[in-house]
RNA sequence: GAAGUUGGUCGGACAGUCGCUGCCUGCGGGCCUUGUGCUUGCGGGGAGAGGAAAGUCCGGGCUCCAUAGGGUAGAACGCCAGGUAACGCCUGGGGGGCGAAAGCCUACGGAAAGUGCAGCAGAGAGCAAACCGCCGAUGGCUAUUCUCUUCGGGGAAUAUGCACAGGUAAGGGUGAAAGGGUGCGGUAAGAGCGCACCGCACAACUGGUAACAGUUUGUGGCAUGGUAAACCCCGUUCGGAGCAAGACCAAAUAGGCCUUCUAUGGUGUGACCCGCACUGAAGGCGGGUAGGUUGCUUGAGGCUUGUGGUGACGCAAGUCCUAGAUGAAUGACUGUCGAUGACAGAACCCGGCUUACAGACCGACUUCUCAU
Repeated sequence: GAAGUUGGUCGGACAGUCGCUGCCUGCGGGCCUUGUGCUUGCGGGGAGAGGAAAGUCCGGGCUCCAUAGGGUAGAACGCCAGGUAACGCCUGGGGGGCGAAAGCCUACGGAAAGUGCAGCAGAGAGCAAACCGCCGAUGGCUAUUCUCUUCGGGGAAUAUGCACAGGUAAGGGUGAAAGGGUGCGGUAAGAGCGCACCGCACAACUGGUAACAGUUUGUGGCAUGGUAAACCCCGUUCGGAGCAAGACCAAAUAGGCCUUCUAUGGUGUGACCCGCACUGAAGGCGGGUAGGUUGCUUGAGGCUUGUGGUGACGCAAGUCCUAGAUGAAUGACUGUCGAUGACAGAACCCGGCUUACAGACCGACUUCUCAU
């Protein structure tokens, strides 16, 4: 200098003028329901959208059902150990895969409980095999020689004979994948058939909390595989609805009409069954009212320092209060600096994950080249 990997920060700043919204406070005005009421004006003080506010995907806090149990089905997760309020999240390890490396990915329990699936090709695709090839010792056939003979034939030997019976799965072929691999011996030719090494299984030992690992030791000829993000089996976990939850005040009516089930019934916040509680429930037509307060922001909270831990994170001390709108608030102008005009606006709150993002800055690590 180049290429790459990974972690973090930012997402216009400062000043002024006018404007918008909440809260605290001082001084008033109007209204009627005379109250911590409603509405309005002026002054002072502070504050006012995000790293994802998005998705509504997980987990909770909180509120209600509600006194709320058991089972079946269903769903989710799935290596080990930790963190956390909890999680399907995070951290650190292990196994496997990718990469030259830094690093990245992982839906990672079980295939010897069972079922299913893998086109075509191929002999055969899992209780899985003989197409080509090789052998043909033994049995058989042929030829030659010798010999016996009751002249039908029998016996023996020989052959680089044949390849029928039979043997084989080492070689070749097919396929993504074919009955462990390499070598030596053995055999008629072969084969874990035997042996050595490797691989595999089991056990012991060593290290580690564990998953696991091993220049370890021993035994065993030992795999008839793959796939569960296929069904399935195993283990663990699991009520529901949701701030439009819920609580309070106010207002209004036509406590209207009709239909169905009706105590062996009906209702009760996921389905079904049992249990438990209560005693009615569901539907259609038609009419009236709907305003306000609260929930609503002090939190599993933020920041700083110290301390424990590889880390996620924990503990201690100090310090701060940082939106609470309700058709929905932060906009306009000027000046300076600077540049990055991106994705994009809270609606009960919080911890995560996922997705979008023009670009700017800071750090660590890997490799290559050059110079010293």
A computed fold for a 372-nucleotide RNA from Pseudomaricurvus albidus, annotated as Bacterial RNase P class A.
The prediction has a mean pLDDT of 78.
The source organism's lineage runs through Bacteria, Pseudomonadati, Cellvibrionales, Cellvibrionaceae and Pseudomaricurvus.